Predicted 3D model of a 72-nucleotide RNA (transfer RNA) from a Microcaldota archaeon. Rfam family: tRNA. It is annotated as a transfer RNA. Rfam describes the family as follows. Transfer RNA (tRNA) molecules are approximately 80 nucleotides in length. The source organism's lineage runs through Archaea, Nanobdellati and Microcaldota. The prediction has a mean pLDDT of 83. RNAcentral holds the sequence, with entries from ENA.

RNA sequence: GGGCUCAUAGUCAAGUGGUUAAGACACCUCGUUGACGUCGAGGAGGCCCCGGUUCGAUUCCGGGUGGGCCCA
Numbered sequence: 001g002g003g004c005u006c007a008u009a010g011u012c013a014a015g016u017g018g019u020u021a022a023g024a025c026a027c028c029u030c031g032u033u034g035a036c037g038u039c040g041a042g043g044a045g046g047c048c049c050c051g052g053u054u055c056g057a058u059u060c061c062g063g064g065u066g067g068g069c070c071c072a
Base pairs, nucleotide, nucleotide: 001071002070003069004068005067006066007065010025011024012023018055027043028042029041030040031039048064049063050062051061052060
């Protein structure tokens, strides 16, 4: 320098052109307990950035940034 691939919550991670973006762990509150833990109920928290296509983009396209792999 070239190619491929990935980027979603604190961590892991599903998902799809359309109504409220699943789940697990962690965190907070309440209940349970003598207390802690476990367990039950509830809650907060997220689509890497810019542009384009579209009635509508987290999803498709282009560029950028960052991680991984391969080639040189």